A computed fold for a 73-nucleotide RNA from a bacterium, annotated as transfer RNA. Rfam family: tRNA. About the family: Transfer RNA (tRNA) molecules are approximately 80 nucleotides in length. Its mean pLDDT, the model's own confidence on a scale to 100, is 83.
[in-house]
RNA sequence: GCGCGGUUAGCUCAGUUGGUAGAGCACGGGAUUGACGUUCUCGGGGUCGGAGGUUCGAGCCCUCCAUCGCGCA
Numbered sequence: 001g002c003g004c005g006g007u008u009a010g011c012u013c014a015g016u017u018g019g020u021a022g023a024g025c026a027c028g029g030g031a032u033u034g035a036c037g038u039u040c041u042c043g044g045g046g047u048c049g050g051a052g053g054u055u056c057g058a059g060c061c062c063u064c065c066a067u068c069g070c071g072c073a
Stems, first nucleotide, its partner, number of pairs: 001072007010025004019056001027043005049065005
């Protein structure tokens, strides 16, 4: 330099055919306990790596950039 894959909640990851972003764990409140833990229940937390484009509408499609991994040279 070229090619492929990844980037979504604090962490690990889903997200189908483009149609108002989810799970588990973690965190906070409540119940339970003598207390802690476990368990049950409720809740907070994102503008989806950045910038443009297409579209009535983009996490999803296109372009460029950043970053991580792998391969080729």